Context: one part of a larger RNA
RNA sequence: CUGGGUGUAAAGGGUGCGCAGGCGGGCUUGUGCGUCAGGGGUUAAAUACUUCGGCUUAACCGAAGAGCUGCCCUUGAUACGGCAAGUCUUGAGUGAUGGAGAGGAUGAUGGAAUUCCUGGUGUAGCGGUGAAAUGCGUAGAUAUCAGGAGGAACACCAGUGGCGAAGGCGGUCAUCUGGCCAUUCACUGACGCUCAGGCACGAAAGCGUGGGGAGCAAACAGGAUUAGAUACCCUGGUAGUCCACGCCCUAAACGAUGUAUGCUUGGUGUUGGAUGCUUGGCUUCUAGUGCCGGAGGUAACCCGUUAAGCAUACCACCUGGGGAGUACGAUCGCAAGGUUGAAACUC
Numbered sequence: 001c002u003g004g005g006u007g008u009a010a011a012g013g014g015u016g017c018g019c020a021g022g023c024g025g026g027c028u029u030g031u032g033c034g035u036c037a038g039g040g041g042u043u044a045a046a047u048a049c050u051u052c053g054g055c056u057u058a059a060c061c062g063a064a065g066a067g068c069u070g071c072c073c074u075u076g077a078u079a080c081g082g083c084a085a086g087u088c089u090u091g092a093g094u095g096a097u098g099g100a101g102a103g104g105a106u107g108a109u110g111g112a113a114u115u116c117c118u119g120g121u122g123u124a125g126c127g128g129u130g131a132a133a134u135g136c137g138u139a140g141a142u143a144u145c146a147g148g149a150g151g152a153a154c155a156c157c158a159g160u161g162g163c164g165a166a167g168g169c170g171g172u173c174a175u176c177u178g179g180c181c182a183u184u185c186a187c188u189g190a191c192g193c194u195c196a197g198g199c200a201c202g203a204a205a206g207c208g209u210g211g212g213g214a215g216c217a218a219a220c221a222g223g224a225u226u227a228g229a230u231a232c233c234c235u236g237g238u239a240g241u242c243c244a245c246g247c248c249c250u251a252a253a254c255g256a257u258g259u260a261u262g263c264u265u266g267g268u269g270u271u272g273g274a275u276g277c278u279u280g281g282c283u284u285c286u287a288g289u290g291c292c293g294g295a296g297g298u299a300a301c302c303c304g305u306u307a308a309g310c311a312u313a314c315c316a317c318c319u320g321g322g323g324a325g326u327a328c329g330a331u332c333g334c335a336a337g338g339u340u341g342a343a344a345c346u347c
Base pairs, nucleotide, nucleotide: 004318005317006316007301008300012315014201015200016199017198021194022193023192025088026087027086028085029084030083031082033081034080035077036076037075038074039073040072041071042070049065050064051063052062053061054060091191092188093187094186095185096183097182098181099180103177104176105175106174107173108172109171110154115149116148117147118146119145120144121143125136126135162169163168206247207246208245209244210243211242215241216240220236221235222234223233258314259313260312261311262310263309266292267291268290269289270288271287272286273285274284276282277281296303297302320347321346322345329340330339331338332337
């Protein structure tokens, strides 16, 4: 490089946008660049191939022939591809009228609960466990009532329910704002798909500065358990968890399944929307989201119109286990570390 692959065996980039690149709908005309056909030239010799010959044979040598997949010139063909011009509407997009939604940002606000503080009632325990103890409590705890402070999270609704590209998103209200779906016409007229580099986003933990700190809780301390117990259990408890701004850029970032488009039997739920009939409701269509299964696929498990089926375009990735996601170098980062990424050796 070819071939074969990437749900679970090695292998889909965490996700999107997107330049270059690759690929690209129907019809007409022109051109004849690619492409195809005919003819010509060139394609040195040697080598290689075929035949014949010479050294006893062979290697080796000589002769002849065919050819040298390429390039150039010329004549022609015009399906496909390219280029140019025009045109079309089904791909893509815009408008109009409606619709659902924890999509995002900012601000305001609500109740329940925990903790703490103050006061009242009240008295000897509370708490915790397998059992205990550490701990709290006569300086009046636990319990209970009233008032206050503060932070964080939003019970029920709630759903194999919804929204988002992914990460993710859940009290209520307001403002700003992104996307999606349906309907019917109207408009633009291929404006498209994918995307190496690049840019942006990216849970948790962690880092920097400044706040905040109720509960929970790495580290840490104590009590138990135990042969020991640097654990599991208990009592405490600091970073952190929360907010603002700036970094970090990784996850079993999972559907372990890249994106886009088309085609291919069905059944049954569910969430939006529309149509027709209409009391409820049902029918049909459409966009999602589940389950079960047909053909087909698969090593099997299973997948099965939301494909892992049948095809096309483009990107990413794999090539025995360990060494190793390590070393070195480069690059990014405040650091932690990230990205890229070997070899010796060994089985």
Small-subunit ribosomal RNA, central domain from an uncultured prokaryote, 347 nucleotides, folded computationally.